[in-house]
RNA sequence: GCCUCCGUAGCUUAGUAGCAUAGCACCUGCCUUGUAAGCAGGAGGUCAGGGGUGCAAAUCCCCUCGGAGGCU
Numbered sequence: 001g002c003c004u005c006c007g008u009a010g011c012u013u014a015g016u017a018g019c020a021u022a023g024c025a026c027c028u029g030c031c032u033u034g035u036a037a038g039c040a041g042g043a044g045g046u047c048a049g050g051g052g053u054g055c056a057a058a059u060c061c062c063c064u065c066g067g068a069g070g071c072u
Base pairs, nucleotide, nucleotide: 001071002070003069004068005067006066007065010024011023012022018055026042027041028040029039030038048064049063050062051061052060
């Protein structure tokens, strides 16, 4: 330098145009003498950044940034 894949909540992730998901973690309550476990509820997101297409974009297209792998 070229090719492929990946980037979504603190972490791990689902979602291949039409309400942004779940688990763990966090907060509150219940339970307990207390803690853990368990149960119920809650908060937390610029979907890496910019642009384009489209009624509508995390999703499709282009550029950039970052990561992983491969070729030379």